[in-house]
RNA sequence: GCCGUUAUAGCUCAGAUGGUAGAGCACAUGAUUUGUAAUCAUGAGGCCCCGAGUUCGAUUCUUGGUGACGGCACCA
Numbered sequence: 001g002c003c004g005u006u007a008u009a010g011c012u013c014a015g016a017u018g019g020u021a022g023a024g025c026a027c028a029u030g031a032u033u034u035g036u037a038a039u040c041a042u043g044a045g046g047c048c049c050c051g052a053g054u055u056c057g058a059u060u061c062u063u064g065g066u067g068a069c070g071g072c073a074c075c076a
Stems, first nucleotide, its partner, number of pairs: 001072007010025004019056001027043005049065005
């Protein structure tokens, strides 16, 4: 340099033929317990990486950029 994959909650990851998004863990509160842990219930937490295009409508499609990962090529 070229190609491919990837970016969604604090962490690990789902998600749908385009119609304002979920799980587990973690966190907060409550119940239970003499207390802690465990368990149960409830709750909070997201500009869906950034820009542009298409569309009535984009996290989803197209395109440019950035980061991460992998492959190939080149140089030594």
Molecule: transfer RNA
Organism: Helicobacteraceae bacterium